[in-house]
This is a predicted structure of a 73-nucleotide RNA (transfer RNA) from Treponema sp. NCBI's taxonomy places the organism under Bacteria, Pseudomonadati, Spirochaetota, Spirochaetia, Treponema. It matches the Rfam family "tRNA". Model confidence (mean pLDDT): 82 of 100.
RNA sequence: GCCAAGAUGGCUCAGUCGGUAGCGCGGCACACUCGUAAUGUGCAGGUCACGGGUUCGAUUCCCGUUCUUGGCU
Numbered sequence: 001g002c003c004a005a006g007a008u009g010g011c012u013c014a015g016u017c018g019g020u021a022g023c024g025c026g027g028c029a030c031a032c033u034c035g036u037a038a039u040g041u042g043c044a045g046g047u048c049a050c051g052g053g054u055u056c057g058a059u060u061c062c063c064g065u066u067c068u069u070g071g072c073u
Stems, first nucleotide, its partner, number of pairs: 001072007010025002013022001019056001027043005049065005
């Protein structure tokens, strides 16, 4: 330099055909317990890497940029 995949709560990751984003773990509160752990219930936490475009509407489609991983030379 070229090609491909990826970037989504604190962490690991979903999200199909474009219609206002979730599971699990973790955190907090409550219940249970003599008390903790475990278990159960609830709550909080996200500018969907960044900038533009298309659209009534974009995590999703298109373009560019940055970063990560792998391959080729």